[in-house]
RNA sequence: GCGGAUGUAACUCAGUUGGUAGAGUACGCGACUUUUAAUCGCGUGGUCCGGAGUUCGAGUCUCCGCAUCCGCA
Numbered sequence: 001g002c003g004g005a006u007g008u009a010a011c012u013c014a015g016u017u018g019g020u021a022g023a024g025u026a027c028g029c030g031a032c033u034u035u036u037a038a039u040c041g042c043g044u045g046g047u048c049c050g051g052a053g054u055u056c057g058a059g060u061c062u063c064c065g066c067a068u069c070c071g072c073a
Base pairs, nucleotide, nucleotide: 001072002071003070004069005068006067007066010025011024012023013022019056027043028042029041030040031039049065050064051063052062053061
């Protein structure tokens, strides 16, 4: 230099044909227990890497960048 993949909650990851952003873990509160742990219930937490475009509507499609990883040279 060329090609490809990935980027969504504190962490690990889902998200269908474009139509109200989710799960597990963690954290907070409660139940249970003599207490802790475990288990169960509830809750907090995200302008979806940045910008632009298309669209009534974009995490999703297009374009330009950024970061990380892989391959080729």
This is a predicted structure of a 73-nucleotide RNA (transfer RNA) from a Clostridia bacterium. NCBI's taxonomy places the organism under Bacteria, Bacillati, Bacillota, Clostridia. Its mean pLDDT, the model's own confidence on a scale to 100, is 82. Rfam family: tRNA. It is annotated as a transfer RNA.